[in-house]
Molecule: transfer RNA
Organism: Candidatus Hydrogenedentota bacterium
């Protein structure tokens, strides 16, 4: 260089046939308990990778950019 996949909570991954998003684990705090643990209940926590372009509305579609990953190919 060319193909293909991936980028969403702090960590692992879900979703969205376009209509401001969730889980588990971690974090707080209650409640339970002699106390811890566990268990339960509640909260916080997101520019949904960047930039633009379609749309009344983009995390989803479409164009180019980064990063990783796999697989070809060239060259030393």
């Nucleotide at each position: 260089g060319c193909u293909g996949g991936a980028a969403u909570a702090g960590c692992u991954c879900a979703g969205u046939c376009g209509g401001u998003a969730g889980a588990g684990c971690g974090g707080g705090u209650c409640a339970c308990u002699c106390g811890u643990a566990a268990u339960g209940a509640c909260c916080a926590g997101g520019u949904c990778c960047c930039c633009g372009g379609u749309u009344c509305g983009a995390u989803u579609c479409c164009g180019g950019g980064u990063u990783c990953c796999a697989g070809c190919u060239c060259c030393a």